[in-house]
RNA sequence: GGGCCUAUAGCUUAACGGUAGAGCACCCGGUUUGCAUCCGGGAGAUCGGGGUCCAAUUCCCCGUAGGUCCA
Numbered sequence: 001g002g003g004c005c006u007a008u009a010g011c012u013u014a015a016c017g018g019u020a021g022a023g024c025a026c027c028c029g030g031u032u033u034g035c036a037u038c039c040g041g042g043a044g045a046u047c048g049g050g051g052u053c054c055a056a057u058u059c060c061c062c063g064u065a066g067g068u069c070c071a
Base pairs, nucleotide, nucleotide: 001070002069003068004067005066006065007064010024011023012022013021018054026042027041028040029039030038047063048062049061050060051059
């Protein structure tokens, strides 16, 4: 320098172009003498910019970061 892959919540991850879900973690309440467990509830995310589309996490382009292969 070139090819390919990946980027979603604090972490690990789902999501036919049509309401962004889950587990752990966190907060509140219940249960307990107390802690843990368990039960109920809550807050929290689409790497950046542009394009296509009625509508983009999804499709296209350019970047950024990481991984991998070739040179």
Transfer RNA from Candidatus Staskawiczbacteria bacterium RIFCSPLOWO2_01_FULL_37_25b, 71 nucleotides, folded computationally.
Its mean pLDDT, the model's own confidence on a scale to 100, is 82.